[in-house]
Context: one part of a larger RNA
RNA sequence: GGCGUCUGGUGGAUGCCUUGGGGCGAAGCGCCGAUGAAGGACGCGAACAGCGGCGAUACUCCUCGGGGAGCGGCAACAGCGCGACGAUCCGAGGGUUUCCGAAUGGGGCAACCCGUCCGCCGUAACGGGCGGACACCGAGAGCCGAACACAUAGGCUUUCAGGAGGGCACCCGGGGAACUGAAACAUCUUAGUACCCGGAGGAGAGGAAAGCAUAAGCGAUUCCCCUAGUAGCGGCGAGCGAACGGGGACCAGCCCAAACCGCGAGGGUUCGCCCUUGCGGGGUUGCGGGAUCGAGAGAGGGAGAUGUCGACGAUGCGCGGAAGCGGUCUGGAACGGCCCGCCGCGGAGGGUGAGAGCCCCGUACGUGCGUUGUCGUCGUUUUCCAUCGACACCCAAGUACCGCGGGACACGUGAAAUCCUGCGGGAAUCCGGGAGGACCACCUCCCAAGGCUAAAUACGCUUCGCCACCGAUAGUGAACCAGUACCGUGAGGGAAAGGCGAAAAGAACCCCGGAAGGGGAGUGAAACAGAACCUGAAACCAGAGCGCCUACAAGCAGUCGGAGCGUCCUUCGGGGCGUGACGGCGUGCCUUUUGCAGAAUGAACCGGCGAGUUGUCGUCAGUCGUGGAUUAACCCGUUGAGCGGGGGAGGCAGAGCGAAAGCGAGUGCGAAAAGCGCGUGCAAUGGCUGGCGGCGGACCCGAAACCGCGUGAUCUACCCAUGGUCAGGGGGAAGCUUGGGUAACUCCCAGGUGGACGCCCGAACCAGUGUCGGUUGAAGACGGCUUGGAUGAACUGUGGGUAGGGGUGAAAUGCCAAUCGAACGCGGAGAUAGCUGGUUCUCCCCGAAAUGCAUUGAGGUGCAGCGUCGAUUGUUUUGUCGCGCCGGUAGGGCGCUGGAUGGUCUAGGGGCCUUGCCAGGUUACCGAAAUCAACCGAACCGCGAAUGGCGUGACACGAAGAUCGGCAGUGAGACGGCCGGGGAUAAGCUUGGUCGUCGAAAGGGAAACAGCCCGGACCCUCUGCUAAGGUCCCAAAGCGCAGGCUUAGUGUGAAAGGAUGUGGGAAUGCCCAGACAACCAGGAUGUUGGCUCAGAAGCAGCCACCAUUGAAAGAGUGCGUAACAGCUUACUGGUCGAUGUGUUCCCGCGCCGAUAAUGUAGGGGGGCUGAAGCCUGCCACCGAAGCAAGGGAUGCGUUCCUUCGGGAUCGCAUGGUAGGGGAGUGUUCCGUGCGCGGCGAAGCCGCGGGCGCAAGCCCGGGUGGAGCGCAUGGAAGCAAGGAUGCCGGUAUAAGUAGCGAGAAGACGGGUGAGAAUCCCGUCCGCCGAAAGUCCAAGGUUUCUUAAGGAAGGUUCGUCCUCUUGAGUUUAGCCGGUCCUAAGACGAGGCCGAAGGGCGUAGUCGAUGGCAGUCCGGUGGAUAUUCCGGAGCCGGGUGUGUCUUAUCACGCGAGGACGCGAAUCGAUGGCUGGUCACGGGAAUGGUGGUCCGUGUCGGGUGGGGAGACUUCGGUUGCCCCUCCCGCGAGUGGAACCUUCGGGGGAAGCGAAGCCGGCUUGAGUUUCGCCGCGAAAAGUCGCGUGCGCUGUCACAUUCGACCGUACCGCAAACCGACACAGGUGGAUAGGUAGAGGAUACCAAGGCGUUC
Repeated sequence: GGCGUCUGGUGGAUGCCUUGGGGCGAAGCGCCGAUGAAGGACGCGAACAGCGGCGAUACUCCUCGGGGAGCGGCAACAGCGCGACGAUCCGAGGGUUUCCGAAUGGGGCAACCCGUCCGCCGUAACGGGCGGACACCGAGAGCCGAACACAUAGGCUUUCAGGAGGGCACCCGGGGAACUGAAACAUCUUAGUACCCGGAGGAGAGGAAAGCAUAAGCGAUUCCCCUAGUAGCGGCGAGCGAACGGGGACCAGCCCAAACCGCGAGGGUUCGCCCUUGCGGGGUUGCGGGAUCGAGAGAGGGAGAUGUCGACGAUGCGCGGAAGCGGUCUGGAACGGCCCGCCGCGGAGGGUGAGAGCCCCGUACGUGCGUUGUCGUCGUUUUCCAUCGACACCCAAGUACCGCGGGACACGUGAAAUCCUGCGGGAAUCCGGGAGGACCACCUCCCAAGGCUAAAUACGCUUCGCCACCGAUAGUGAACCAGUACCGUGAGGGAAAGGCGAAAAGAACCCCGGAAGGGGAGUGAAACAGAACCUGAAACCAGAGCGCCUACAAGCAGUCGGAGCGUCCUUCGGGGCGUGACGGCGUGCCUUUUGCAGAAUGAACCGGCGAGUUGUCGUCAGUCGUGGAUUAACCCGUUGAGCGGGGGAGGCAGAGCGAAAGCGAGUGCGAAAAGCGCGUGCAAUGGCUGGCGGCGGACCCGAAACCGCGUGAUCUACCCAUGGUCAGGGGGAAGCUUGGGUAACUCCCAGGUGGACGCCCGAACCAGUGUCGGUUGAAGACGGCUUGGAUGAACUGUGGGUAGGGGUGAAAUGCCAAUCGAACGCGGAGAUAGCUGGUUCUCCCCGAAAUGCAUUGAGGUGCAGCGUCGAUUGUUUUGUCGCGCCGGUAGGGCGCUGGAUGGUCUAGGGGCCUUGCCAGGUUACCGAAAUCAACCGAACCGCGAAUGGCGUGACACGAAGAUCGGCAGUGAGACGGCCGGGGAUAAGCUUGGUCGUCGAAAGGGAAACAGCCCGGACCCUCUGCUAAGGUCCCAAAGCGCAGGCUUAGUGUGAAAGGAUGUGGGAAUGCCCAGACAACCAGGAUGUUGGCUCAGAAGCAGCCACCAUUGAAAGAGUGCGUAACAGCUUACUGGUCGAUGUGUUCCCGCGCCGAUAAUGUAGGGGGGCUGAAGCCUGCCACCGAAGCAAGGGAUGCGUUCCUUCGGGAUCGCAUGGUAGGGGAGUGUUCCGUGCGCGGCGAAGCCGCGGGCGCAAGCCCGGGUGGAGCGCAUGGAAGCAAGGAUGCCGGUAUAAGUAGCGAGAAGACGGGUGAGAAUCCCGUCCGCCGAAAGUCCAAGGUUUCUUAAGGAAGGUUCGUCCUCUUGAGUUUAGCCGGUCCUAAGACGAGGCCGAAGGGCGUAGUCGAUGGCAGUCCGGUGGAUAUUCCGGAGCCGGGUGUGUCUUAUCACGCGAGGACGCGAAUCGAUGGCUGGUCACGGGAAUGGUGGUCCGUGUCGGGUGGGGAGACUUCGGUUGCCCCUCCCGCGAGUGGAACCUUCGGGGGAAGCGAAGCCGGCUUGAGUUUCGCCGCGAAAAGUCGCGUGCGCUGUCACAUUCGACCGUACCGCAAACCGACACAGGUGGAUAGGUAGAGGAUACCAAGGCGUUC
C1' cells in the first nucleotide's frame, strides 16, 4: 500500500411526524372613499429591538349582552398592579384616531416646509400655541356684467354625504400585436387572443320583436344540453364554423316623444292672433293604436314602496348535554393484553406520558339573547286597468334608403341579404313603412330612427366540510418574523432555513482550560435524546484496531482455475466466510454511427429531484350488459360530490343505388327485358380496459429571434443654463509713432512702441503614441518608462433636455448604466426547433431496414417494400424433374451501320511539259468508289449460349404463401467475391447489378484485426467427435511416413530489367580423322599501303583493304610509344584425350534489382537447412459456444390423463439492434377481508442464513422508538448512471498559488494566559502643489468613552473603521429659508380614439443675485453655534422728533455681467538689515563673526502734507509726547503622575525701526470681435387707499432645518480595509524661470504578515 471487517467523525439521505400548502363542494356575503379610502410613515408598554394590537383618550376609553376565576399579547424572569363592587376574555354598538397618501390653503425631494381669515390661550407688544375654515371641476340658486343696444361670454356670493382615488378575478366598451400554423409566404391563421385605455357593479352585458318561421305556428333577454363538426365560409389550402328547431334552468313586464287641452315666459302682430320655449294634463299601439268630435256605460280590481305587530326560518356569541377516577399484567407512562361492566338520537374528530364511545374538548339532540330573511295582519303612500261610430290630426329625419370606402355577422365581395358608419345624395305617416339571404311579384310576419327592466349566468371573499391531493429538494416563492435577506440607477429579480423530551426535569457542584471545549457528578425510560439536540444512509476523513496479501514485477484491475493462511460450524468425511501466491482468457459505460477501447460525445464522487401525462373526438382489439341498445342538460328522493328514480331532446343502427330528380331489395348507366358497377343474402349498441391517431405545450430540457407594454442620459453622445480652471518661459502680427528714401504718397526701409495668435517650449489638467509588465491581475482595461494637446473647435463642477421602428453621433455602426447591426425589464410564452442531447425494473416469443416512386426533396416526409400481432383460407408457397414458351447478354461475326491497315484499280484534284483556244502528255503527289487480304465496336448483328424468367404436370416437404385488419421501425449503410459504368482496367474512391458477411452475431482460425475462412451461443458438465486451421518450444496435437525441390534464412514484402545460380525437358552445331578449355610454338612478306601530319610505321583521322610466302598469319582484336619498339589476339601446328564441348528454347525453385527516420521491427517470438522451408501423396492426432452424450428450463406442436386449475409422454425449436407481441417484480395511495406492534412498527447496518430464471422476496442479529403488513380488487406525480441535467454535501489539485505597490524598520519599556504586529519612549526611514490643512458632494454614527475577542481584519492581536453598553452635533448675523436661469409643472385655453400632448397667467427650480460677526478661551466627543469681550442686522412696542415721507399697483433707473493686455495697488506671506533678549568654539570667562527667537496693537493731546470727491467730510493717513495692552523671555504656584515627567497661574517684562521679494482684493485705461443672463432686494416718478412713515433713545423678539465623523479616502464610486476614479480653496525654505525637479519646514506617515 491492497482486500475484508470493526469502531468513530463528517454529512443530512431515509423513515415517522405536521403548525403550512393544493383542490373541490355547500351555504352566506360582495364594493371602500372628501364624515378623508386602499396603502403607509412615526409613535404608544414597567421593558432595548422585532411581530401582532392600538393612535397624543395611543397593549387602549364608554354602553349593552355573554361568561365566572383568574389576569396585564407572542414572551420567559424580576418588580409593580387589576379582579366576586364580576376583571382578563368573547359578541354588538359608539368614542378617540398624529403625519403622509385622491390629499384638497400654498409649496415640496411622500410622511416635511410656509401661509391667510375667524375664535380661544399666552406676551406690554410682535413672534408663539390650540381649534375651525380656505384646492379644482360639476350642478342648483342669487347678484353683477364686456367688445355690442338687448343679450351672450365672463365674474362674484352661496348651497351640495355631487365628482376625483383604490379594488384579485369576473363584465361591457375604445384601441389592438407578433412569434406561430399554412411543413416557404403575401390573402388567411394565431386572434379580436396578449397588452394598453375608459367605464360599471356585486355582478355586468342583454332584454319586451320594424323578431323567427312557412301555409303549421311561436312569442323579451340570459345560461346549459342537443341540433353538428351538419349547412356553409375558405390561396375551397391550412383552417374557420353557424342557425332554425327540440329538451331544460329562470321567468315580468313597463315608461316616454307626437297629435289635443291648459298655464307661464319671450318675441312678432294686420290686435283676430301667430311663433318659440318651459311646465301640467292627455297618450304609448300592429286582430294597428291614439288624439278630436259624437254616442254610451257605469263599480271596483291588480301591483309596488314603507312602518307597527305576529308567526316561521337562518345566523353571531353562548348554555345544557349519557356512560368505568373498574380489576389485573407489562411498562417510565396504559389509551395496550386478559377479565368484568355501562351509555348510545351520542362508536364524527381531536387531545391526554403507546390503539380511549364511558379521562378532557367535543359529537347527536335540546335551548337563551341579539341580528336578519320570508310570510301574514293593520296603517300610510304610489301606480295600473274597460265600449261603439265618425273624422283623417299624430305615431321619433339629415333618419330610413341609395352610391362610394370600410367594419361586424360562421359567411375572406362573393349572386351577399342582415347589422354598424367615414364621405356624398336623400323620403314617406297607415291608401304609410320594414323584413322573410341579390332582385321582382304574390303571400306571410313585424312597426325602426327615445328609454328602463329582477331571476336563471360569471368571478371573488368568509365560514363549514371533504379529499384513492403534498408531506419540508414535495406542497404556495414563502410550514420558520418572506415578497424578507440579497442583487439592480430603475422597472424588476428573488432565496435558504421545520423536528431535544411525556415533562426543561435545559445539567447544581467538582476538575482541566484565558476562553471555546471536555471529563466527572446529577436529571431522565433513554444523554452516540445535551440544546451544532428524533432516526442518522452515502460520498469523504480517521484509527500506528483486527485477519489475509504485497519489495524481479508491468496494463479496463475482473473472471475462470488455484496452493497457503485466518476464522466459524462439523455427522470429523467435510462445509461456510475472509484473503489470494501462481496460471489461462480478457482494450470501461453511455451516445452516435457503415464502423468506436477508441485519441468522437457525456459524466469528479455520493445523496435527493429529474422525461409518453391528461381532456376530448375518432379508430381497432379485448371484455361486460341488452337484443335494437343508449340517454344529455336538467328534475325528484335520500345522512351522502354517492346512490336510487325520472328525463328519449338527441345521436347510432334498422336499405340501398344515383350528380340529382327519383326509384327501392334493388338501383345507376343504357333503346334494352342485354351487360356491367354498387347493394340484398354476416345485428347492433352503450359502458369499461388497452393499442394507435387528430386537436390541445402533448415525452423532457435547449435557441438565435419576433411582438406588446413599461424602466433607464447618476455611464456615455450631443445640446441648454449657470459657475470654475489653465506654473513658468519664448516668438513678436496689425495699428501707432520717429527717422530716412521720394517731386510726392495712403508707398518702401530702419528704429521705437504695441501685444495679435484654433503661435512655439513646457507643469497642473485633458488625452492615450510606442514598449515592457500584468493576463486564475493590485485593477472586468491598470502600472512603469516614453509620448500628443496644453487661450482653445480647451478642460471641468452643478442643475436640466433628447429613449429604442428611437435618441445622439467632427461618422468608428461609435455611444445610449461593465450589454448595442438595434438597450434593459416584464409579458404574449411551455413561441417555434424537419436539429442535438436525455428518456429510469425483469423474463419469454418473433424480428427488420438503410431499397423503389414522389417530394422547394435529398440527415425530413407520404405510398410501396421488408417486421410483428390477430382473423380467414388450407399447399395456394418453395425445391427438383418432365413438357411448352420468352430473350439478344457472354462469345462469335463484319452482310448492314460505323471505324480501321496494306495491296490492286483507277474517277477526281495538284505539280511538270505542251499549248492561240479546244485538246493532250507525264508524274517515286493526294486520292473517292470498287475489289483482294487481315481486323475493331456499350449505343453494329444476316449468328448466339450458360444462367435466368413465364406457364403447366408430377414428385418431395409440411418448412411456407395469400387476403383483411391493429401496431411499427427503416428509407445515412459498410466491406468481400463475381459482372459493369466513372476514375488512371488509382484509392479503405465513386456508382449500378448479383451473392455473402457485418449491420443486429458471440465462438474457433487469420499474432492482434465489424465486413475474410469455419461456424450461428436456451442453461449446466474437469465427457466424446470434428470444421477452418494446425501438430519443435512458447502453445493443445507428428522433431510422422514416402518421393522430389530450395542454400537464398528464399521461406519471413515488390516490378521492369539483368545474370554461365540450380533441377527437369526439347531442339540444333562441333567432336577419337581428337572437339571445347589449357599449355608449347608460329603469328610473316610487298609495307612505315596511300592520304593527312611536326610525326601517323596494323592500332589519332580519311580512303582503300590488294597481293606474296605458307600448316597458318587481318594493309590488323586489344594494351602500349612522341613516333617506332614491345605484349597480345584472330588464324595454324603440336601436347592432352571426352559420362565430350557449344548454341537456342520451355518448365520448377532460387539470385540481383532492394535506400529512412526511438530499437531488431517485412515469420507473432524463440528458433529452423536430407527442415520446424516449398511441391506431391498417405496415415494419425489437436482443434469451436459446430455435432454427439447426460441433466434442467421455456416456447410451439402431438398423444394421453384431468378434480378443467392443470399434469404427463414424444418431437422440434429457443443469437439478436430498430421494432411488434406476451407474462411478471417493485413503489405510493384507496376499498374489502385478515393480521403484527413498547415482551419493540417503519427506517437504517459492505453483519449472518435461505427462496425465486430474473426484477425481487423471507428469516436471524444489531440500531431505532411508533407505527406497519399480508391477500384481493382498484388508482397512479410508479422504478435513474448518463441529459456540458437541477439542488445539497464531500473530495482532488494542496498544505500548493497567494497574503494587493521595495516609504524601512530597530531596540528598550508597559500590558497581558499569550506580543514582530497593541501602548509609551529613543533612534532610523518616507511625503511635503502632499501621502499636510480647509470646504462641497456622497456616506449615515463610521465620532467619543468603557468593556469584549467567537466571527470580520488576507498573518497575529491584549488592537480596530469589528461586537456590546453609555454618550456626543447647541447659531438672529455659516448655509437653507427671499429672487430669478435652463428646465419642470401648469387655473382657464387649444389639440388629440382613450391614456394624453402643448401652453397663458402663475407656481416651482442654484450652479448665479440678495440685510447682518469678529477675536480669544474652553474641551473625552461641538463650536464664527457654548463661555468671555467687542460689534452688527431685521422686526415689535414706548417716548421724543420731523415731516406726508409709508403701503399697493404701474413706469423708469439700478442691480447688470465677454475675452485679451496693461496700470496703480489694499492685504497677507516670506526675507535682509537694524535693534533687543538668549545661546555659543572639548573646561572657567569673554563675546566680534555665528546660532535661535522677537521686532505688534490701541487710546489721549498736539502738529503736518497731500489725494479723492457725489463738494457734504474728517471717523481716514503721517510725525511727536504721554498712557494702556500685547510681547520674546523670566518666573515657577495649584493640580496630575506609571515618579521619567506633565502642567503651566500670579508677578516682572526688552526691542517694537528701515528695506527687498512675492501675493494680489480692488481701481483705472486700452485693444479685439465671437458684441458678452434674468428677477428680487435698492432708488426715483405717477396713480389709488388713506396716516399705516423717518430719525434718535429705551426696551423687547429673532422660530424652524443642517451642524458628530470620513472627505484624493480603509468611512464616497469601483462585489474587497481594491496600486483605479472623485469638483473647489490654501500652499513655507534652499537651488531654480517655475506649482518642473531635488532635499527640507509645519504637519502627517512607515501603506496589517
Predicted 3D model of a 1649-nucleotide part of an RNA (large-subunit ribosomal RNA, half A) from an Actinomycetota bacterium.
It matches the Rfam family "Bacterial large subunit ribosomal RNA". Gene Ontology terms of the family: structural constituent of ribosome and ribosome.
Lineage of the source: Bacteria > Bacillati > Actinomycetota.
The RNAcentral record of the full RNA draws on ENA.